The part of an RNA shown here (small-subunit ribosomal RNA, central domain) has 350 nucleotides and comes from a metagenome.
Context: one part of a larger RNA
């Protein structure tokens, strides 16, 4: 390569929009690209298979014949497949009417806490620890109450509850804005899926400029602890964390499970929206879609475990693995202000 695989053994791209490729739904007519059959022409000799024959046998040699999967013309089939043309509604979509939602930005505004201010009151401690000290206090501290300032962050509700494609989103209002889900209809008529490259978005932590800076706190002082303590604890404390625009572009970005379709017992929970029964009306009861948990049958698996949210049975499409170290490392490229990222060997070793 072929094969096998990718929850935990080496493998699912962080995520989502789409290029180009790939693959595509029901019917009916044409067409013959593919396909499938026949004919004919070539497909060099030798070799190789099979039948003879010559050298005392064999190797070797002659002769004849298959074969030669291919190509090319050419009649022809018409089930699939291309390809035309007409049609269809289930796939996919729009249109109407509902209601839930921390989904997004952008303004504003609150109330609880910290911390400092300013001012009564009131005195010797206070803080912090395993115990202690640095540390703060008679220049009045630590409690306490009154007023301010300033920042960040929304207890309770708060729930394996909800939204988002994933990063992630949680205090109220108010504007602007995507998605998703129900129900009943009408329309469009395959407009689908997946997707190399390509663009976007992407926790935390750094980076640039300019703000802010309450609490927290990398680095740093110092106190202890210890043999030592460049730590765990304590006092303090700047970057930072917050806000604006830019940039980086990585994560145990994890359900360690690509995306989309169909198929395949069952029970019990819960969010959202229905539909029937009852009802004065609300629960309760029976049922449908949607999501999102536990259990659990089949079957699956090396096991653990997964099981209508599949890790079962299928199909199409990407992405990815191929002994462990050396390495996500070194060269080159690209790409960034760097920091550093992405593409990525080998040589030696075991």
């Nucleotide at each position: 390569u072929u094969g096998g695989g990718c929850g935990u053994a080496a493998a699912g791209g962080g995520c989502g929009c789409g290029u180009a490729g790939g693959c595509g739904g029901c019917c009916a007519c044409u067409u013959a690209u593919g396909u499938c059959a026949g004919a004919u022409g070539u497909g060099a000799a030798a070799u190789c298979c099979c039948g003879g024959g010559g050298c005392u046998u064999a190797a070797c040699c002659c002769c004849g014949g298959a074969a030669g999967u291919g190509c090319a013309u050419u009649u022809g089939a018409a089930a699939c497949u291309g390809a035309g043309u007409g049609g269809c509604u289930u796939g996919a979509g729009u249109a109407u009417g509902g209601g839930a939602g921390a989904g997004g930005g952008a303004a504003g505004u609150g109330g609880a806490a910290u911390u400092c201010c300013u001012g009564g009151u009131g005195u010797a401690g206070a803080g912090g620890u395993g115990a202690a000290a640095u540390u703060c206090g008679u220049a009045g501290a630590u409690a306490u109450c009154a007023g301010g300032a300033g920042g960040a962050a929304c207890a309770c509700c708060g729930g394996u509850g909800g939204c988002g494609a994933a990063g992630g989103c949680g205090a109220c209002u108010u504007c602007c804005u995507g998605g998703a889900c129900c129900a009943a209809u009408a329309c469009u008529g395959a407009c689908g899926c997946u997707g190399a490259g390509g663009c976007g978005c992407g926790a935390a932590g750094g980076c640039g400029u300019g703000g802010g800076g309450a609490g927290c706190a990398a680095a740093c002082a110092g106190g202890a602890u210890u043999a030592g303590a460049u730590a765990c604890c304590c006092u303090g404390g700047u970057a930072g964390u917050c806000c604006a625009c830019g940039c980086a572009g990585u994560a145990a970005a994890c359900g360690g499970u690509g995306a989309a379709c169909a198929c395949u017992a069952g029970g019990u929970g819960u969010a959202g929206c229905g539909g029937g029964u009852a009802u004065u009306g609300a629960c309760c009861c029976c049922u449908g879609c949607u999501g999102u948990g536990c259990c659990g049958c089949a079957g699956u698996u090396a096991a653990c475990g997964c099981a209508u949210u599949a890790a079962g049975u299928g199909u199409u499409c990407c992405g990815c693995c191929u002994g462990g170290g050396g390495a996500g490392u070194a060269c080159g490229a690209c790409c960034g202000c760097a920091a550093g990222g992405u593409u990525a060997a080998a040589a030696c070793u075991c």